[in-house]
RNA sequence: GGCCGAAUCCCUUCACAAAGGGAGCGGGGGAACCACACAGGGGGUGAAGUCGCCGGCGCGACAGGGCACUUUCAGGUCCUAACCCGUCAGCUAACCUCGCAGGCCUCUGAAAG
Numbered sequence: 001g002g003c004c005g006a007a008u009c010c011c012u013u014c015a016c017a018a019a020g021g022g023a024g025c026g027g028g029g030g031a032a033c034c035a036c037a038c039a040g041g042g043g044g045u046g047a048a049g050u051c052g053c054c055g056g057c058g059c060g061a062c063a064g065g066g067c068a069c070u071u072u073c074a075g076g077u078c079c080u081a082a083c084c085c086g087u088c089a090g091c092u093a094a095c096c097u098c099g100c101a102g103g104c105c106u107c108u109g110a111a112a113g
Base pairs, nucleotide, nucleotide: 001105002104003103004102008023009022010021011020012019013018024100025099026098027097028096029095034090041088042085043084044083045082049062050061051060052059053058063080064079065078066077067076069113070112071111072110073109074108075107
């Protein structure tokens, strides 16, 4: 100076750290209407799912996601984790509530803006 991501900015107190508040961004809960059999539990954030093979590690296919101004197309390449709620939650106006971390260093061509 940039990338993934919601994860940034401002103000006050304070010696710093830290604490509190505001804006902005993101998530959850929550009517009517609509939708949904139950059980084997079920559900949430996230791209991180489904299926097959395998004794296992793992591999493969389809699908999903990232690659530096934006979008589309083509090629190339990488990822498909982790964590949480705790028997409970469809959607959902009002309303209530939570987070603002962490990790990393830039692929090529064409068209339009």